Predicted 3D model of an 843-nucleotide part of an RNA (large-subunit ribosomal RNA, domain II) from Schizochlamys gelatinosa. The prediction has a mean pLDDT of 81. The RNAcentral record of the full RNA draws on ENA and SILVA. NCBI's taxonomy places the organism under Eukaryota, Viridiplantae, Chlorophyta, Chlorophyceae, Schizochlamys.
Context: one part of a larger RNA
RNA sequence: GAACUGCAGUAUCAAGUUGCUGGCUUAAGGUUUCCAAUUGACCCGUCUUGAAACACGGACCAAGGAGUCUAACAUGUAUGCGAGUUGGUGGGUGAAAAACCCAUGAAGCGCAAGUAACCUGACUGGUGGGAUGGCCUGUGCCUGCACCAUCGACCGACCAUGAGCUUCUGCGAAAGGUUUGAGUCCGAGCAUACCUGUUGGGACCCGAAAGAUGGUGAACUAUGCCUGAGCAGGGCGAAGCCAGAGGAAACUCUGGUGGAGGCUCGUAGAUGUGCUGACGUGCAAAUCGCUUUUCGGACUUGGGUAUAGGGGCGAAAGACUAAUCGAACCAUCUAGUAGCUGGUUCCCUCCGAAGUUUCCCCCAGGAUAGCUGGAGCUUGUAUCAGUUCAGUCAGGUAAAGCGAAUGAUUAGAGGUUCGGGGGAUGAAACAUCCUUCACCUAUUCUCAAACUUUAAAUAGGCUGGGCGCCCAGGUUGCUUGAUUGAACCUGCGGCAAUCAAUGAGAGCUCCAAGUGGGCCAUUUUUGGUAAGCAGAACUGGCGAUGCGGGAUGAACCGAUAGUCGAGUUAAGGUGCCCAACUGCACGCUAACCUAGAUCCCACAAAGGGUGUUGAUUGAUAUAGACAGCAGGACGGUGGUCAUGGAAGUCGAAAUCCGCUAAGGAGUGUGUAACAACUCACCUGCCGAAUCAAUUAGCCCCGAAAAUGGAUGGCGCUGAAGCGUGCGACCUAUACUCGGCCAUGGAAGCAAGUGCGAGGCUUCCAUGAGUAGGAGGGCGUGGAGAUUGUUGCGCAGCCCGUGGCGUGAGCCGGGGUGGAACGGUCUCUAGUGCAGAUCUUGGU
Numbered sequence: 001g002a003a004c005u006g007c008a009g010u011a012u013c014a015a016g017u018u019g020c021u022g023g024c025u026u027a028a029g030g031u032u033u034c035c036a037a038u039u040g041a042c043c044c045g046u047c048u049u050g051a052a053a054c055a056c057g058g059a060c061c062a063a064g065g066a067g068u069c070u071a072a073c074a075u076g077u078a079u080g081c082g083a084g085u086u087g088g089u090g091g092g093u094g095a096a097a098a099a100c101c102c103a104u105g106a107a108g109c110g111c112a113a114g115u116a117a118c119c120u121g122a123c124u125g126g127u128g129g130g131a132u133g134g135c136c137u138g139u140g141c142c143u144g145c146a147c148c149a150u151c152g153a154c155c156g157a158c159c160a161u162g163a164g165c166u167u168c169u170g171c172g173a174a175a176g177g178u179u180u181g182a183g184u185c186c187g188a189g190c191a192u193a194c195c196u197g198u199u200g201g202g203a204c205c206c207g208a209a210a211g212a213u214g215g216u217g218a219a220c221u222a223u224g225c226c227u228g229a230g231c232a233g234g235g236c237g238a239a240g241c242c243a244g245a246g247g248a249a250a251c252u253c254u255g256g257u258g259g260a261g262g263c264u265c266g267u268a269g270a271u272g273u274g275c276u277g278a279c280g281u282g283c284a285a286a287u288c289g290c291u292u293u294u295c296g297g298a299c300u301u302g303g304g305u306a307u308a309g310g311g312g313c314g315a316a317a318g319a320c321u322a323a324u325c326g327a328a329c330c331a332u333c334u335a336g337u338a339g340c341u342g343g344u345u346c347c348c349u350c351c352g353a354a355g356u357u358u359c360c361c362c363c364a365g366g367a368u369a370g371c372u373g374g375a376g377c378u379u380g381u382a383u384c385a386g387u388u389c390a391g392u393c394a395g396g397u398a399a400a401g402c403g404a405a406u407g408a409u410u411a412g413a414g415g416u417u418c419g420g421g422g423g424a425u426g427a428a429a430c431a432u433c434c435u436u437c438a439c440c441u442a443u444u445c446u447c448a449a450a451c452u453u454u455a456a457a458u459a460g461g462c463u464g465g466g467c468g469c470c471c472a473g474g475u476u477g478c479u480u481g482a483u484u485g486a487a488c489c490u491g492c493g494g495c496a497a498u499c500a501a502u503g504a505g506a507g508c509u510c511c512a513a514g515u516g517g518g519c520c521a522u523u524u525u526u527g528g529u530a531a532g533c534a535g536a537a538c539u540g541g542c543g544a545u546g547c548g549g550g551a552u553g554a555a556c557c558g559a560u561a562g563u564c565g566a567g568u569u570a571a572g573g574u575g576c577c578c579a580a581c582u583g584c585a586c587g588c589u590a591a592c593c594u595a596g597a598u599c600c601c602a603c604a605a606a607g608g609g610u611g612u613u614g615a616u617u618g619a620u621a622u623a624g625a626c627a628g629c630a631g632g633a634c635g636g637u638g639g640u641c642a643u644g645g646a647a648g649u650c651g652a653a654a655u656c657c658g659c660u661a662a663g664g665a666g667u668g669u670g671u672a673a674c675a676a677c678u679c680a681c682c683u684g685c686c687g688a689a690u691c692a693a694u695u696a697g698c699c700c701c702g703a704a705a706a707u708g709g710a711u712g713g714c715g716c717u718g719a720a721g722c723g724u725g726c727g728a729c730c731u732a733u734a735c736u737c738g739g740c741c742a743u744g745g746a747a748g749c750a751a752g753u754g755c756g757a758g759g760c761u762u763c764c765a766u767g768a769g770u771a772g773g774a775g776g777g778c779g780u781g782g783a784g785a786u787u788g789u790u791g792c793g794c795a796g797c798c799c800g801u802g803g804c805g806u807g808a809g810c811c812g813g814g815g816u817g818g819a820a821c822g823g824u825c826u827c828u829a830g831u832g833c834a835g836a837u838c839u840u841g842g843u
Base pairs, nucleotide, nucleotide: 043058044057045056046055059843060842061841062840063839064838067344069201070200071199072198073197074196076194077193078192079191080190081189084109085108086107088104089103090102091101092100093099113120114119123152125151126150127149128148129147133142134141135140153184154183155181156180157179158177159176164171165170204343205342207340211333212332213331214330215329216328222307223306224305225304226303227302228301229300230299231297233265234264235263236261240257241256242255243254244253245252246251269294270293274290275289277288278287309325311321312320346777347776348775349774350773351772356369358367359366360365370515371514372512373511374510375509376508377507378506379505383504384503385502387501388500389464390463391462392461393460399454400452401451406448407447408446411443413441414440415439419437420436421435422434423433424432425431468495469494470493471491472490473489474488475487476486478485518542519541520540521539523537524536525535526534527533547558548557549556562740563739564738565737566736567735568734572730573729574728575714576713577712581727583726584725585724586723587722588721596716607701608700609699611698612697613696614695615694616693617692618691619690620689628685629684630683631682632681634658635657636656640652641651664679668677669676741767742766743765744764745763746762747761748760749759778832780829781828782827783826784825785824786823787822788821789820796816797815798814799813801812802811803810804809
C1' cells in the first nucleotide's frame, strides 16, 4: 500500500417482530371432545449403589385416615415501655370470669464481676480504619458515632515481692508478671406475639416377642380320695376234697370233684394298629367303615370332693390344666417400648446436598466437623481466585545406577598361601608340582516396595508494596570495641509511576435441615489364580438427569434442559427397515461348520497354511541357472575295528588318495550277507529368470452343548465387507438469531389529568434437579368486621358447553334441584389422600 474480515456510527434500501390503526368477514385460526392412521412410548408406590423386574404393597368406588397441643430453652422478626420491665395484691365502676380506673410494690428477670471458699470488688485512655457534620472546593483540613483491629489501664483469681505498723498474730502502701475470668472501659433490658429448631410429655400414624398387678377357671382334661353303677358265651383246669389201686410204712399212682388266675378265645365296653380306605367349603375345628388291641382288672364309668398359673397334676409325651400350654384365661399399668418394617394428603418459583473426619458396648443408630439453605450486618476496589507468569523454597516418586555404598547375582581371565578338600613325587618337611574351593585384582551378565551417588514431569509452600520505602531524632537491662546494631517509639518530615497478567464486588455474624449404606470409568495402586471380587489415590460422572447416538442399556460418546419459531452443527450416520450420496478415488478379501462388518461390549489363544498380496535379507543365472526328459555316478576297497554275518547303508572311531566333466570310505529302498535300484555330484537337450529364510496385511485351520436365532433384522461380494483419502448430505432440548414467561442485577422516573413505590420505563444476564431449605399462592370447616346473591330459583349434582390462570384452581352457559349461600380484610383449625397385607360400607 492492497485485499479480506470484525466492531461502531451515519445515509439509503429490503425483510422480520412488536405496538397503534384500517380493511376482510364465519372462513381461517384457537380450545374441547370423538373416530382413524403413522411415529415414540415397559407399572405406579417403595427400600435401594441400582427396579419394568422372576423384590414387596396395589381388583374397583365412596367416606374416614398420619408433625398436633403443652412446658422449658435457643436464634430471628414485630410491637410496647425502657435502667428498668411484667395486672402480684387490695379496692372502684360494671350483668360479668372480659374491659376500664385508683392505691400499693411483693416476686421474677435485668442493673457487677471474680473465687472451691473465707472474702475482695471495676477508665469520659492511645493508635489505625470509619458514618455524619463543619470549614469549604483542595483529589485539602477539622470532627470523629456504631462497629472492627491493636496497645495499655482498672476489678477478681493465681504467682512473686514486701516499705511500714503490730496485741507476734495479723494488717499491709508503692511498684510487678509471655498467667487467668462467662469481667470494667457512660448501661439494654423486660414483657407479649409469631416462624424455625431442641428436649420432656402417647409426641407424625399403625405394628411386636416381652414385663408387672389383681382376679376367673378342674362342666374339657391330669391325679388322689369318698360314694354308686357295669362287665354274654366258651377254653385251659392251681390249691383243697372224694373214691379206687399199690405199699410194712412214708407216701405214690389212677379216676373224679373243685373252680384259682393282673391265664386264654371272644360280646358289650374301653382303646385306636393298618387301609397311609371314605370324608376333606366334612355328619364332624378329628367323624365313618372294615381291620386291629384288650376285655375280671394297674378294668370301665356316673356323681361328689381336693389340688390353680412360675402354680397344679403327670405309669414322663413338656403331656394335660375348658377347641388356648416350653408357663391358661380376663381386666388393668397401656396410646407399654421398638436405633426395625410400612405409610405420611394442594400448586408454582428460587437455591440445592451427602454417603467423608473424629468419638461412642459404634458397624441397620447417634453426636461432632464437613457439604447446603435461610436471616442478616459492615463496606465499595478493599480484597479475593480449583488460572497463568516471575522469584524463591522443601522433596527422594518415575527414570537411571550397580566396572558408586548396602543387599542379591552369571561367566570366564590373571594372581596369592597364612587357609579347607583331593592327588603325584617324597621316609618326612611351612618341600616341589597338579587340581579344586575360598580370597585378591581388573573385567563381564542380570536385579531391589522396606538399596542408592544422580534425579525429573506433575503437584505443593511463600512473596509480587501505603500495614510500603526513604530521611531525621529518641528509648532499651538485648547486642557491639563503639550511640555500633537490632527491636520499638516520635515527626502539622519526604515519596503516588499504585505496584506481574487475567477475571471477579469483598468481608463478617447467627440459626438450621438433610446426609454420615454409595456405585462406575480413564490413569496410578494393594491383596487375590481370577472375578460384574475386596481395599485405596487424583479427576470426572451416575446417585439427584431428561435429550441425540451406542438395535437394547444408571455410569460409554456428544451435550447438559423455561416456552415457541427459523437457521447451523456434535457424536453417529447416509441399500431398505430409517431422515440422508446404491457418492468419488486407490488398494485388500472368496471364507459349506454360512466370511466380515465400528470405543465401553457382550470374547477367543499358543501354534500352523506352497490361499493370496506386499516387504526385507541372502543366493543362483546367457561362462546357460531352476524345473522337466535323458546319460554317467568309477578305481585303491569287501578301508579299520567289532560281529555268527556287516561288501557305502545294525554299530564305533576315523573319513585319505587316484582317474576324472563328475562320482560321499556314502542320501534312501533293499539282502542272511552280496546283488539290484536311487540320491548327492557331473554332462546333454531346452532357453530366461530361479531358489531359500524371515516378516507383515486379508483369508483359512486350530474352534464341541444342550427350545430355534441373531453384524439389531432383511440382506450384501469391482460390497451395503476391511484399510486409506476427498467432498456432499441427514439429525439433539447443544450453538446462533428473534418473540414471550419467570428470576437476579443495573439505571432512571410522578410538580401537568384519575390510579400509581406492594408502582412505571429501559437495558443486561440466567433458567436441570432427589434428600432438604426458603418465598409466593390455591382450596376446606368455624368466628369477627364489612359488602353482596337468592322462590323472576340458593347450595349441591350433571354436560362432545364458553372463557381466564404456568399451576393449585376460578368465572360464565345449559339442565336438574327446591332453600339457603358468597366476595373482601382479619382471627382460628380435628384443613387437602392412591398407596399404610390401612378402617368401615358397597360393587